[in-house]
RNAcentral holds the full RNA, with entries from SILVA. Small-subunit ribosomal RNA, 5' domain from a metagenome, 524 nucleotides, folded computationally. The prediction has a mean pLDDT of 86.
Context: one part of a larger RNA
RNA sequence: GAUUGAACGCUGUCGGAAUGCUUUACACAUGCAAGUCGAGCGGCAGCAUGGACUUCGGUCUGAUGGCGAGCGGCGAACGGGUGAGUAAUAUAUAGGAACAUACCUAGUAAUGGGGGAUAACGCCGAGAAAUCGGUGCUAAUACCGCAUACGCCCUGAGGGGGAAAGCGGGGGAUCUUCGGACCUCGCGUUAUUAGAUUGGCCUAUAUCUGAUUAGCUAGUUGGUGAGGUAAAGGCUCACCAAGGCUUCGAUCAGUAGCUGGUCUGAGAGGAUGAUCAGCCACACUGGAACUGAGACACGGUCCAGACUCCUACGGGAGGCAGCAGUGGGGAAUUUUGGACAAUGGGCGAAAGCCUGAUCCAGCCAUUCCGCGUGAGUGAAGAAGGCCUUCGGGUUGUAAAGCUCUUUCGGCAGGAAAGAAAUCGUUGCUCCUAAUACGAGUAAUGGAUGACGGUACCUGAAGAAGAAGCACCGGCUAACUACGUGCCAGCAGCCGCGGUAAUACGUAGGGUGCGAGCGUUAAUC
Numbered sequence: 001g002a003u004u005g006a007a008c009g010c011u012g013u014c015g016g017a018a019u020g021c022u023u024u025a026c027a028c029a030u031g032c033a034a035g036u037c038g039a040g041c042g043g044c045a046g047c048a049u050g051g052a053c054u055u056c057g058g059u060c061u062g063a064u065g066g067c068g069a070g071c072g073g074c075g076a077a078c079g080g081g082u083g084a085g086u087a088a089u090a091u092a093u094a095g096g097a098a099c100a101u102a103c104c105u106a107g108u109a110a111u112g113g114g115g116g117a118u119a120a121c122g123c124c125g126a127g128a129a130a131u132c133g134g135u136g137c138u139a140a141u142a143c144c145g146c147a148u149a150c151g152c153c154c155u156g157a158g159g160g161g162g163a164a165a166g167c168g169g170g171g172g173a174u175c176u177u178c179g180g181a182c183c184u185c186g187c188g189u190u191a192u193u194a195g196a197u198u199g200g201c202c203u204a205u206a207u208c209u210g211a212u213u214a215g216c217u218a219g220u221u222g223g224u225g226a227g228g229u230a231a232a233g234g235c236u237c238a239c240c241a242a243g244g245c246u247u248c249g250a251u252c253a254g255u256a257g258c259u260g261g262u263c264u265g266a267g268a269g270g271a272u273g274a275u276c277a278g279c280c281a282c283a284c285u286g287g288a289a290c291u292g293a294g295a296c297a298c299g300g301u302c303c304a305g306a307c308u309c310c311u312a313c314g315g316g317a318g319g320c321a322g323c324a325g326u327g328g329g330g331a332a333u334u335u336u337g338g339a340c341a342a343u344g345g346g347c348g349a350a351a352g353c354c355u356g357a358u359c360c361a362g363c364c365a366u367u368c369c370g371c372g373u374g375a376g377u378g379a380a381g382a383a384g385g386c387c388u389u390c391g392g393g394u395u396g397u398a399a400a401g402c403u404c405u406u407u408c409g410g411c412a413g414g415a416a417a418g419a420a421a422u423c424g425u426u427g428c429u430c431c432u433a434a435u436a437c438g439a440g441u442a443a444u445g446g447a448u449g450a451c452g453g454u455a456c457c458u459g460a461a462g463a464a465g466a467a468g469c470a471c472c473g474g475c476u477a478a479c480u481a482c483g484u485g486c487c488a489g490c491a492g493c494c495g496c497g498g499u500a501a502u503a504c505g506u507a508g509g510g511u512g513c514g515a516g517c518g519u520u521a522a523u524c
Base pairs, nucleotide, nucleotide: 001524002523003522004521006520007519008518009517010516014370015369016368017367018366020363021329026327027326028325030324031323032322035074036073037072040071041070043067044066047065048064049063050061051060052059053058081282082281083280090207091206092205093204094203095202096201099199100198104195105194106193107192108191109190110189111188112146114144115143121136122135123134124133125132126131152161153160154159166187167186168185169184170183171182174181175180208254209253210252215245216244217243220242221241222240223239224238225237226236227235257279258278259277260276261272262271263270264269284305285304286303287302288301307318308317309316310315335361337360338359339358343357344355345354346353347352374404375403376402377401384395385394386393387392408465411459412458413457414456418451423445424444425443426442427441428440429439430438468513469512470511471510472509473494474493475492479508480507481506482505483504489496490495
């Protein structure tokens, strides 16, 4: 000199953009943060509508809109947080072969016929509760066989094995038990191939300090065989061999998430890893598996432990390193806000619902950037202050006065873009027996804004509402007076102060920066 996620002191007009627990991975009250689908299913707790009955109080009826709870599907493995652990099971870069991949895209082949249950619900029971037991009824895109098998799997190459589920819209003939069958469209389901995406695995190189850590290793190193996995492999096991690593630093100990980057520097380098992006790890502590395409799972399960809470003492409940917020720690870090309008995500055919992701608003000079606090004129060089050699000098064109302007702020009025998709109508094309349904495309119409009456624009008034902080001995820009008298004090270094202190304190004046200025801490 530059820089900071800074803090402290004094001071503080406005706007834009950004950042904001670096410390206790300490403990957490309260609310919210993951749901959705009735176009999978049986149903009907509540609401609304219709109908029937009515003693006019109501009662009945799933019939309709819809829908609590339940079965079932998909999601919950994403998104969000944190950096404890980890010095290599990590990360970065470059390669590799023995793998998996729900949803999505393209293709091929199918979607036949049956069965037995179970929740909800009813009844009975246990318990303080959490919840649980018995019994009876019922459905499915829940579950299980059978049939079939172009691809598929196994094989001793003969052969053997293996699947599925329906739902919704529309309809001219024909049939009909009047429910439909049948045809067709769409969405699904099953098998399989390929793609895309994502992930698992392996190798090489690089990646902090210590030798006051020199030897380390027994599934250890390799082989054969087997098991296991989606997959290679001591990954695991049996047997065999005795190997493997190491002064090019093994092992041990300490410290640490890694990278793109960030700061500094002419560069080489040094330091660092907040925000943003990629990867990894973790979710009260330790361990384990289940479900699933995917987890050994933050807001799932089980076991153990510590802690907190409820209890009828028998037994139960919980996990903010999600967003806010509280206590504690600390020099120190924000609101228990608004909205799904946009972007994105989950579910759904869709309408839509959910979304503390996100978009916004709030707080803080924490940082960066921009603007203002007036402009011109004005010498009687006013008054006052300070100094003085008492003549004067200085503050100082500074003020007052006169003439102007009105940014920003305050007031009043107007007022956006961010929002065109989804949706409706019409035309065309495709599908089809079909001018129906549906899909695609073009034109056109309408609806939707948290921010926010915000940005921005206009008007009126009036210099009106808006300057401080540090320093002035040298380094280092800027000096005098008084007070004090090695005292009180200052100080980054040298050093000032013991009666004329430009170095302490105050005042006048000056210098520097300016909504900031200084100090402290830290890095180059």